[in-house]
Context: one part of a larger RNA
Order: sequence, then structure tokens, then C1' cells
RNA sequence: UGACGGGGACUCGCACAAGCGGUGGAGCAUGUGGUUUAAUUCGACGCAACGCGAAAAACCUUACCAGGCCUUGACAUCCCUCUGCAACCCCUAGAGAUAGGGGCCUCACUUCGGUGACAGAGGUGAUAGGUGGUGCAUGGUUGUCGUCAGCUCGUGUCGUGAGAUGUUGGGUUAAGUCCCGCAACGAGCGCAACCCUUAUCAUUAGUUGCUAACAGUCAGAUGAGCACUCUAAUGAGACUGCCAGCGAUAAGUUGGAGGAAGGUGGGGAUGACGUCAAAUCAUCAUGCCCCUUAUGGCCUGGGCUACACACGUGCUACAAUGGCCGGUACAAAGAGCAGCAAUGCCGUGAGGCGGAGCAAAUCUCAAAAAGCCGGUCUCAGUUCGGAUUGUAGUCUGCAACUCGACUACAUGAAGUUGGAAUCGCUAGUAAUCGCGAAUCAGCAUGUCGCGGUGAAUACGUUCUCGAGUCUUGUACA
Repeated sequence: UGACGGGGACUCGCACAAGCGGUGGAGCAUGUGGUUUAAUUCGACGCAACGCGAAAAACCUUACCAGGCCUUGACAUCCCUCUGCAACCCCUAGAGAUAGGGGCCUCACUUCGGUGACAGAGGUGAUAGGUGGUGCAUGGUUGUCGUCAGCUCGUGUCGUGAGAUGUUGGGUUAAGUCCCGCAACGAGCGCAACCCUUAUCAUUAGUUGCUAACAGUCAGAUGAGCACUCUAAUGAGACUGCCAGCGAUAAGUUGGAGGAAGGUGGGGAUGACGUCAAAUCAUCAUGCCCCUUAUGGCCUGGGCUACACACGUGCUACAAUGGCCGGUACAAAGAGCAGCAAUGCCGUGAGGCGGAGCAAAUCUCAAAAAGCCGGUCUCAGUUCGGAUUGUAGUCUGCAACUCGACUACAUGAAGUUGGAAUCGCUAGUAAUCGCGAAUCAGCAUGUCGCGGUGAAUACGUUCUCGAGUCUUGUACA
């Protein structure tokens, strides 16, 4: 000087408390461990691994296994020889890779000797190739403490020196934020602000958007209009600016006014010096080591989907604030041409036939659901719950056996609110309800977004956990 303390003082955080809803019990989905296996590819392991890499494992992916094949190689550059564009199509054998044969096709220049570009075949090695090893050799990227308020430097001063001071103290703040004081005076990286979005208004603009007045209709369908909504560009607006109290007359704080918004308005992006030899050699790059008729390459089939079990994360429930049936209303944000697909017709349905419109404020996906109105059930393992299983189908796709999703009929398991323990959340939040997108041929209870309905509670900081500042002790460095 740090680190640590079941030392002290002060302060903060859904840390506790006060509340609301969960997990832990059940079934299923998914990840992991374990076990099994020819293989169940690899990585990730307290917080900070475990719906994680994977924003999609039937083949492919794929790295794993079995078998069949190739050896200058699937891919790159160079050299030599031969042939010719390349490509495409067909036949035979084969599981295919591949092997054999056939068809079709025939570049440019030329002194007709050849030359050049490109491609194929053969040869030769230089080399290719490696998702082989090492993340404890590395770059780059990322997590974490933590959006915590810290981390430092120059000059000066003090100390023999390591170092200290500044950065401590009195207040204050979300903040090393600001004020005052002070052997310090300044400065940098962080904080804040500048950026995006949301909340209000104005101006400009008025189609594909909108409809107050006039005409008109089943209908903003149409004439008309651009007031309103909305869209999207430019501005305004909030700064403790104003008033009062408190305060050291300061920084500021408490209350009030005006205001759409009030003291950082809400949300996001933004992550200091560093810590964990944290993660990643399997995104990529890369040193060294290793393989080179194989640890490289091609193919078919299998596996990554196994299943006495254990754990994590979720979905669905156990019902009446509910289930079922009928009627009826109101979103936002997105996506669409190898695409989204109306109306119509067929089917109980998944879906099929057909195809208007739309590269989209125009058309489509598209029905929002919870809600509201009416009816029924009457507390039961039930008209709750839907696992499991049987049969028949639909769709995607060369192909759904291993191993897809969905539909109809039948079947109708566990489950009656969950021990110890443990998690999330402070407001348009929790809870609850649907909608969309990426990935994607197909496959969503996951992920990322969007809106609808919309609470309870916070006395407080004694205690638990984590963190910050000062101080104290030290058998620690």
C1' cells in the first nucleotide's frame, strides 16, 4: 500500500421487510448429469454451465459410428504431356459414391508450323487438407463484479524510503454530482450531457391515410374537403426557470404555482482502470506440436431422438373469478414474388380446387384473445384435466420405420394447490390475454418483439446477501 475480520461509523440495492404471483408435488416439452451404445460428435460447470453455442438434427446439416470407395486429392498456385470448349441428355451395373457405353456440342488469332484463354484427362512433386491438440503460447470477440462510482496522471509539497497529499474533512447528490474548507493547483478515463424512442404543441405536406360540413351509399364506396386522426420532416417545450419554507448568504432540499410533462419525465443504446491464467483454437485468424493411401476426401445406412434414474428451465392443469355452446366488440407491431393469397366451391376437419389483388399506409396473412350479452353444467376425479393408446386421414418433402407437424373418431392416466427449501417483481410494473417475426421445404410450450385488461405493498434498515466511503486490528501478500 492492499486484502481480510463472526471490528466500528455512514450509505445504497426487490438485499431484507410489506405485498402479489410462482418453482419445489403431477403429466408433458426442453437442456444437463449418469447409464447404455458400434456411435449416442464437440464445447459450456457456483453466482457468471444446464429452452446455453443451436434464429430450427428425417437426408443434408454432421463434426460421431458401421460398411463401400479415392490418394496431388472435394478446394488453391506452379511445371510437363495429351485431348478438346465447358455444359447438358440417355442407357447398363451398383445402396450410392462410382465404373462402362452412347447422344449432342466444337473458342479466338494464324505466316497453317502453331500460339493464347478456358476446360477435361494423365503424370510429377512442391504442396493441398485436418470441426486433430494446446483458450495455461495468442489476436479478435464475449461474460462477470456493475451502469457500481470509481480509476489515474502532470507539476508542487511532505517522508531516508515503500509511499502520502490531491481523491481526506463539513454539507449535498442517482453520481469523485456540486458547494465550502484545506499544501495543494490543474488535468485525463469514467458520471452527466450530446444519440434513438415515447409523452404535448406548432409549421410544412395530403396519397394508398382521414371524414367535421354539403351531396351520396349496404359500405369514406363515390363527388368533395385536408379542419380532425394519422403519417414524417423541421422546430418549440423542462432549465429548480418562478414563489415560499429550511440551509452557511452556498450547493441543495421540502412544498406550491403554471404546465401535456417537474426536478435524471418513462424506456433504450452507451459498460472506466481492472478482476476471474473466466469463456471461445468448433465463427474467424494464428504460433508451436501432431496426421499425410489418413486424424484428409466421397457415398449409403445408422446415431446426435437411447432410458432403472437425478437436477435445471418451461408449458398444461388440478376447476365455478370456471368448463362448454351461441351471439357480439375493440389493438399494436410485423412479414410477403421460388412469396402473402381475398371472394367462391368441396370436405365434420387438418386441408383441397381455383385464383382476384399485392414488390404493398392501396392487396394479403388477419380470426385478435381475454372482454361483454344470453344459455347450460352444480362441486363430482366431474361436461375439470388432458397424458397415453388404437383406427382413419391431411400437409411438407426424393423420402416421415428408426425420427415431423397437424386433423377426425374412439380411449380418458396422473393430478383435488404441492415438505424442507427457493425465485421474480415497486407501475402501465406484477399477474393475465392473445398477435407477429427471425430461423425455416416441413417442424416453437423456446427466443426476440407487439399491443389488450390491469393490481397489491414499501412502517422501515434490527437482521440475511452483495456493494461503496472513512476508520481500526492483523500470525496474510